[in-house]
Context: one part of a larger RNA
């Protein structure tokens, strides 16, 4: 992959918002009284008649006919209290303060460096230089390229550097200096469920574009030229424009990837690397063993269609939100929301197979 059968939500295909904080909402830790709202029993009422079911009668059988249900709805008086929920009063294993360390390109603002490269300007020098598969376009005797002083700009920070760190993602590195966000470890205290997710709304959110204003060193969309070349709107080469930087605002998308939402719990190990604890050891560092909390590799059991995952699950549960429902038409029209605009977001149909 196709083709058959079954089932119906198992299982394929499809389908995890770019990320987090957070409101409604939805779920909720251990223990104890009360309640009786959810549950669950018992009795009562009611649910018209045909209709249906079960029984009985025309010889069946349509028919007809008296009896009776089961189950099951609502409303009532009553009784249970185990479970959810509600009230009250705990607890401390979740969560979170406070204390004492550490680490780190985490974020903003500011301040200085040095190597590079391009211009400019002075000296040497005196003809090619740059390019390429090989050319030429193009610089260049108006003195280029090389060299060596001198001054200017603009960008982007070699070594270190790692398989590492940080951060919600985007993403972050020359060097200090202010400000300020997390995080992880340790010992006690305290708080006593304060949590987990999260629609809608709001927040951030590479490039590339867009609007004003600056700035332009190198690169370099468009663009002109030289070449390829059957052509050559290309690849190649020589110049370049916007743009790439800052500033204030938009824009809101990426293969925004780990192509794998979040939390919690459990379930073999072996071997690294960061951060920090203990314990051996020691002058002291190592070394060795050991605990968290990160970040890597192999890898049982399981899982998977297979590749592969595998205590950082794609294993075994629960709990919230998001998505999916053949392929194409189509992420398209059409309306509407945002937007200067480019466009984004929603988002079909008919029709094909």
């Nucleotide at each position: 992959c196709u083709g058959c059968c079954g089932a119906u939500c198992c299982a394929u295909g499809a389908u995890a918002c770019a990320u987090g904080a957070a409101u409604a909402g939805g779920u909720g830790g251990c223990a104890u009284u009360u309640u009786a709202a959810g549950u669950c029993c018992c009795c009562c009422g009611u649910c018209a008649a045909a209709u249906c079911c079960c029984g009985g009668g025309c010889u069946c059988a349509a028919c007809c006919u008296c009896g009776g249900a089961c189950a099951g709805g609502c409303g009532g008086u009553g009784a249970a209290a185990a479970c959810u929920g509600a009230c009250a009063a705990g607890c401390u294993a979740g969560a979170g303060u406070a204390c004492g360390g550490u680490a780190g390109g985490g974020g903003c603002a500011g301040a200085g460096g040095g190597a590079a490269u391009u211009u400019c300007u002075a000296g040497u020098g005196g003809a090619g230089c740059g390019g390429u598969u090989a050319a030429a376009u193009g610089c260049g005797u108006a003195g280029a390229g090389a060299u060596c002083g001198g001054a200017a700009a603009g960008a982007a920070c070699a070594c270190c550097a790692a398989c590492g760190a940080c951060g919600a993602a985007a993403g972050c590195a020359c060097u200090c200096u202010g400000c300020u966000g997390g995080a992880c470890u340790g010992a006690u205290a305290c708080u006593g469920a304060c949590a987990c997710u999260c629609a809608g709304a709001g927040a951030c959110g590479a490039a590339a574009g867009c609007u004003a204003g600056g700035g332009g060193a190198g690169c370099g969309a468009a663009u002109g030229g030289g070449a390829u070349u059957a052509g050559g709107u290309a690849c190649c080469c020589u110049a370049g424009u916007a743009g790439u930087c800052c500033u204030a605002g938009c824009c809101g998308u990426a293969a925004a990837u780990g192509a794998u939402g979040g939390a919690u719990a459990c379930u073999a190990g072996g071997c690294g690397c960061u951060g920090u604890g203990c314990g051996u050891a020691u002058c002291a560092a190592c070394c060795c063993g050991u605990g968290c909390a990160g970040u890597g590799u192999u890898g049982u059991a399981g899982c998977u269609a297979a590749c592969g995952c595998g205590u950082u699950a794609a294993g075994u549960a629960u709990c919230c939100c998001g998505c999916c429902u053949g392929g194409g038409g189509a992420g398209u029209a059409c309306g509407u929301u945002c937007g200067c605009a480019a466009g984004a977001a929603u988002g079909a149909a008919a029709c094909u197979c």
Small-subunit ribosomal RNA, central domain from Carnegiea gigantea, 353 nucleotides, folded computationally. The RNAcentral record of the full RNA draws on SILVA.